[in-house]
Context: one part of a larger RNA
RNA sequence: UGGCGGGGGAGCACUACAAGGGGUGCGGCGUGCGGUUUAAUCUAACUCAACGCAGAGAACCUCACUAGAGGCGACGGCAGGAUGAAGGCCAGUCUGAAGGGCUUGCCCGACGAGCCGAGAGGUAGUGCAUGGCCGCCGUCAGCUCGUGCCGUAAGGUGUCCAGCUAAGUCUGGUAACGAGCGAGACCUGUGCCCACAGUUGCUAACGACACAUGUGGAUCGUGCACACUGUGGGGACUGCUUCCGUAAGGGAGAGGAAGGUGCAGGCAACGGUAGGUCUGUAUGCUCCGAAUCUUCUAGGCUACACGCGCGCAACAAUGGUCGCGACAAUGGGAUGCUACACCGAGAGGUGACGCUAAUCCUCCAAACGCGAUCCUAGUACGGAUCGAGGCUUGCAACUCAGCCUCGUGACGCCGGAAUCCCUAGUAAUCCGCUUUCAUCAUAUGCGGGUGAAUAUGUCCCUGCUCCUUGCACA
Numbered sequence: 001u002g003g004c005g006g007g008g009g010a011g012c013a014c015u016a017c018a019a020g021g022g023g024u025g026c027g028g029c030g031u032g033c034g035g036u037u038u039a040a041u042c043u044a045a046c047u048c049a050a051c052g053c054a055g056a057g058a059a060c061c062u063c064a065c066u067a068g069a070g071g072c073g074a075c076g077g078c079a080g081g082a083u084g085a086a087g088g089c090c091a092g093u094c095u096g097a098a099g100g101g102c103u104u105g106c107c108c109g110a111c112g113a114g115c116c117g118a119g120a121g122g123u124a125g126u127g128c129a130u131g132g133c134c135g136c137c138g139u140c141a142g143c144u145c146g147u148g149c150c151g152u153a154a155g156g157u158g159u160c161c162a163g164c165u166a167a168g169u170c171u172g173g174u175a176a177c178g179a180g181c182g183a184g185a186c187c188u189g190u191g192c193c194c195a196c197a198g199u200u201g202c203u204a205a206c207g208a209c210a211c212a213u214g215u216g217g218a219u220c221g222u223g224c225a226c227a228c229u230g231u232g233g234g235g236a237c238u239g240c241u242u243c244c245g246u247a248a249g250g251g252a253g254a255g256g257a258a259g260g261u262g263c264a265g266g267c268a269a270c271g272g273u274a275g276g277u278c279u280g281u282a283u284g285c286u287c288c289g290a291a292u293c294u295u296c297u298a299g300g301c302u303a304c305a306c307g308c309g310c311g312c313a314a315c316a317a318u319g320g321u322c323g324c325g326a327c328a329a330u331g332g333g334a335u336g337c338u339a340c341a342c343c344g345a346g347a348g349g350u351g352a353c354g355c356u357a358a359u360c361c362u363c364c365a366a367a368c369g370c371g372a373u374c375c376u377a378g379u380a381c382g383g384a385u386c387g388a389g390g391c392u393u394g395c396a397a398c399u400c401a402g403c404c405u406c407g408u409g410a411c412g413c414c415g416g417a418a419u420c421c422c423u424a425g426u427a428a429u430c431c432g433c434u435u436u437c438a439u440c441a442u443a444u445g446c447g448g449g450u451g452a453a454u455a456u457g458u459c460c461c462u463g464c465u466c467c468u469u470g471c472a473c474a
Base pairs, nucleotide, nucleotide: 001474002473003471004470005469007468008467009466010465011464012463013462016458017457020422021421022420023419024418028312029311030310031309032308033307034306035304036303043054065299066298067297068296069295070294071293075117076116077115078114080111087107088106089105091103092102093101094100121288122287124286125285126284130282132277133276134275135273136272137271142181143180144179145178146177147176148157149156150155160173161172162171163170186266187265188264189263190262192234193233194232195231196230197229198228201224202223206221207220208219209216210215211214237259240253241252242251243250244249315415319374320373321372322371323370324369325368331362332361333360336355337354340351341350342349343348381412386407387406388405389404390403391402392401428450429449430448431447432446433445435443
C1' cells in the first nucleotide's frame, strides 16, 4: 500500500428489507439442462453472471455424432509404366440398397498416390498461448496526473474534515494549487408552442354528387383550417415568491404542457474476474493428412424410470358459448404481400386487380359494450391424449412438420418448505407486428388497448460505496 474480519461509524439499492400487487413452487403441455439409455443420442456453458443460452425454431441440408460407401496429394525424392499407366464397355462374382472391389475379354494410348517427405483442408485440441467481441463488479462513483509540500525510502498529501448531492455534485475549512478520464454536459426518442412546406396524407367551411329537404359519405372539385409527416426555432434556468442555511443546497408555493436529472433510452472510466467465446471470423503452438479433409445414403441430435430451470394454457361466473356493435400502434411485402370473384363445412384451392409502396396488400385488433344462454356441476369449465378423414410446404413429412373437420375427452376445484418480479401509464391483463423462415413460435425484439395497490421509510436480512480500527495474510 492492498486484502480480509460472525470490528466500529456514515451513506445507498425493489437483482435489499419493510408496506403492497402479481407470480413460480401442485398437476398437464412446450422448451432447455442433468441423469439414464443408445451404434450415435455432436459439443460448449454450471451460484448471482449455465439451464426458450450459443441470435441453436436440427425432416434432408444445417452437422460437428453413428453405420456404410465414394472422392481429393501443389511440389520434391524412390519404386512402377509402350513386354501397356490411368480411363471406358460387356459378362460373372461379393454387397440390405446405392456405390464400388475382384476376374476374363475388348476399346483407348501416357502417365501414375505404392512408399517417404511436404501441402490443401480440418465445427480436431488448447479461451490456462492470443486478438477481437461480450457478461459480471457497475442501475457503481470512482481512477489518475503535473507542480509543490511531507517522508531516508516504499509512499503520503491533493482524493481528508463539516455540510450537501443521483454523483470525487457542489460549498466552506485545509500544504496544497491546478488538471485529465469517468459523473454531468452531450446524442436519440417523447411531452407543449410557433413558423415554413402540402402528396401518396387530411376534410372544418364552400361547391358538385346521392338520397331527400337537412342529412350523408372523402367519390370529385376546392382548401391546407384540423390531423399527420418533415425541417427549423422557442420553451425549464431553482429564473420567481417564501421558510431554513455563511454558502452549496433543502422544504413549501406560484405560473406553466412540463419542474428541480421532465420521462425513456444511447454513450459509460482505471482496472479486476487466467469469467465466456479457437463452433462467427482472425491467430501462435500441437495433432490428423488419404483421413480428424471432402461428398453421398440412412440414422441420430426428437430416446425416457426419473430430478431441476424458464415458460404456455388451466382449475372457471370479475367466467364459458352464441349473435350484434366499436376503437389502435409498430412493422413487413417482388420466384413477395395479395384485393376481388368463384369452389369448399374448414384448412385451403382456381382465376385474378393493385402495389418497385404515407398511394396497393397484409388489415378483421382483442380485451370492451349490448343481448341471449349456461346455474355451481369435474360442468355448455378445462383442454392433454388417442382414433378417423382431409389440406399445405417441400425431392422427401415412417422415425420427426404445420393446419382443418368430426369423434375421444385425461390430469386439474388455486398449490408445503421455499423463492422470483414490480414504485405509474409501472405491475397486472388483452391483442397486433417483427426476427429466424420452403414449412413450423408458448421463443426474440417492438408496438399499441385497458389500467391498479402500497412505500416515499429503514439498515434488521442480502449486498455495494466511503472513513476508521485489528491482523498468525500478500
Overview
This is a predicted structure of a 474-nucleotide part of an RNA (small-subunit ribosomal RNA, 3' major domain) from a Candidatus Nanoarchaeia archaeon. It matches the Rfam family "Archaeal small subunit ribosomal RNA". On this family, see Yusupov et al., Science 2001: "Crystal structure of the ribosome at 5.5 A resolution". The prediction has a mean pLDDT of 81.